The RNA shown here (Bacterial RNase P class A) has 392 nucleotides and comes from an uncultured Acidobacteriota bacterium.
[in-house]
RNA sequence: GUAGAGGGACAGACGACCGCUGCGUCGCCGCUUUCGGGUGGGGACGGGGAGGAAAGUCCGAACUCCAGAGGGCAGUGCGCCGGGUAAUCCCCGGUCAGGGCGACCUGAAGGAAAGUGGCACAGAAAACAUACCGCCCGCUUACGUGAGUAGGUAGGUAAGGGUGAAAAGGUGCGGUAAGAGCGCACCGCGUUCGCCGCAAGGUGAAUGGCAGGCUAAACCCCGCACGGAGCAAGACCAAAUAGGGAGGCGCUAUAGGGCGGCCCGUCCGAAGCCUCCGGGUAGGUCGCUGGACCCCGCCAGUGAUGGCGGGGCUAGAGGAAUGGUCGUCGCCCGGUCGGGCCCCUCGGGACUCGUCCGGGAACAGAAUUCGGCUUAUCGUCCCUCUGCGGCG
Numbered sequence: 001g002u003a004g005a006g007g008g009a010c011a012g013a014c015g016a017c018c019g020c021u022g023c024g025u026c027g028c029c030g031c032u033u034u035c036g037g038g039u040g041g042g043g044a045c046g047g048g049g050a051g052g053a054a055a056g057u058c059c060g061a062a063c064u065c066c067a068g069a070g071g072g073c074a075g076u077g078c079g080c081c082g083g084g085u086a087a088u089c090c091c092c093g094g095u096c097a098g099g100g101c102g103a104c105c106u107g108a109a110g111g112a113a114a115g116u117g118g119c120a121c122a123g124a125a126a127a128c129a130u131a132c133c134g135c136c137c138g139c140u141u142a143c144g145u146g147a148g149u150a151g152g153u154a155g156g157u158a159a160g161g162g163u164g165a166a167a168a169g170g171u172g173c174g175g176u177a178a179g180a181g182c183g184c185a186c187c188g189c190g191u192u193c194g195c196c197g198c199a200a201g202g203u204g205a206a207u208g209g210c211a212g213g214c215u216a217a218a219c220c221c222c223g224c225a226c227g228g229a230g231c232a233a234g235a236c237c238a239a240a241u242a243g244g245g246a247g248g249c250g251c252u253a254u255a256g257g258g259c260g261g262c263c264c265g266u267c268c269g270a271a272g273c274c275u276c277c278g279g280g281u282a283g284g285u286c287g288c289u290g291g292a293c294c295c296c297g298c299c300a301g302u303g304a305u306g307g308c309g310g311g312g313c314u315a316g317a318g319g320a321a322u323g324g325u326c327g328u329c330g331c332c333c334g335g336u337c338g339g340g341c342c343c344c345u346c347g348g349g350a351c352u353c354g355u356c357c358g359g360g361a362a363c364a365g366a367a368u369u370c371g372g373c374u375u376a377u378c379g380u381c382c383c384u385c386u387g388c389g390g391c392g
Stems, first nucleotide, its partner, number of pairs: 001388010012329007020049002023046004028041005051363001055374002058372005063230004075226005080094005095109001096107004110221002115219002117215003132161002134157003138153006169187006188210001189208008234286004244277006256268004293312008331360005337354004342349002
């Protein structure tokens, strides 16, 4: 210089004017008042006012209510090892497998030598394996003097061909009629043992010619975890209207009704009015933002993280505010003109600095609160590392 890998930061700045929404202070006006106040409206000043993802709502919690003796079944989720954390399907460190020359990246990564199932097409065969072609031996037929050639038949053979994503270890030597772990060497696999490691695992030796396709984000087996709903959770205050309950008046029990043929008697007792009580709704208040919080430093740790000390307060609205215009500067892109420097096939081209003109600036937006993950994002800057090339 070039091509990359990993990680981090920012998300325009300042000013003027006009607005929006909470909070605090101080005035003003209306209504009401038991004169203490309560309530509604409006104003001035001061100060606060979105994010790295506020998003998706995918995990895990806090908090709240409901349910709940204990145990099991079912169901759901997770699954290498060690650590971190309030907790996690998150994070850190490691192991193994796959990819990359490399920095590094990716992995739901227990079990298919428990059981059941599935495996399109192709292929002889898709699994207690298999003989389509080919190869080989025996017998046999035809031809040929013969070696042999062509065919039939009973067998052997997984070395060769062919099919497939996948066909009962791989390579080589020996061996054989042809072949074959049939024998041997190395690699792979199983078992046992030694050493290293907390562990996953690594490594070495001995031994067995050697289990067997793939699929468990198929059922399943093993291990672990798990009640449900969510701030529209939930708590409190509480109108108007309607309805409910209690008491009084109505009524020394009236209207009316039961017993009764009627009267007496006795029992029940409406409408209406007044007072009180309780539930729900509208509405209001709380929950609500000071918290597993933020910044800095030191210490422990490879790290995630933890401990200690100092400093800070940083939206809290409720149909939902956090905005708009202009100016100056900065950033990016394209063009004009001028300068520097390099290459050069002398036509030109790359880089860079400055002037002027034109254009651009993303994704998005709190709604109970945190910790993560994932997704979206114009651009700019910084740190560490790798490959290749050049110069010293």
Annotation
The sequence was found by an Rfam model in a public genome assembly. Rfam family: Bacterial RNase P class A. The family's RNA type in Rfam is ribozyme.